[in-house]
Context: one part of a larger RNA
RNA sequence: CACCGCCCGUCACACCAUGGGAGUUUGUAACACCCGAAGUCGGUGACCCAACAGUAAUGAGGGAGCCGCCGAAGGUGGGAUAAGCGACUGGGGUGAAGUCGUAACAAGGCAGCCGUAGGAGAACCUGCGGCUGGAUCACCUCCUU
Numbered sequence: 001c002a003c004c005g006c007c008c009g010u011c012a013c014a015c016c017a018u019g020g021g022a023g024u025u026u027g028u029a030a031c032a033c034c035c036g037a038a039g040u041c042g043g044u045g046a047c048c049c050a051a052c053a054g055u056a057a058u059g060a061g062g063g064a065g066c067c068g069c070c071g072a073a074g075g076u077g078g079g080a081u082a083a084g085c086g087a088c089u090g091g092g093g094u095g096a097a098g099u100c101g102u103a104a105c106a107a108g109g110c111a112g113c114c115g116u117a118g119g120a121g122a123a124c125c126u127g128c129g130g131c132u133g134g135a136u137c138a139c140c141u142c143c144u145u
């Protein structure tokens, strides 16, 4: 200064950031299985061979071929993880003059608040227990004058 005050919530509108989210897109690093190039390594009766040995036969050694282990890329699968988009949905914030009421502040017109439970367009209402951070009145015990 001050009731022609202050003030609460739903709803409506606009904007902002954000949570959940059926799903969907793209990556990352692993795992399991399949397949398996080149190549080293290991094995190898039969096949091939100029240097070495041997008069020669052949031997030593080597090669090709084949087999096996490992093995890049590729394929399949179920998970993990990261990011983006996302119908729909939850509350939050902000916004001169929107809607509905009037909950709180005075005993705020049912004192208020806390806990708990039920109910309700919304502030809220009701039951039970508790607190005074309730006014007024009465009585008791005190204090001051």
Stems, first nucleotide, its partner, number of pairs: 003108001005105001008101002011098001013095004018090003023085006031077004039070001041068004047063003052059002111132009
Source information
The prediction has a mean pLDDT of 81. The part of an RNA shown here (small-subunit ribosomal RNA, 3' minor domain) has 145 nucleotides and comes from an uncultured bacterium. The full RNA is in RNAcentral, with records from ENA and SILVA.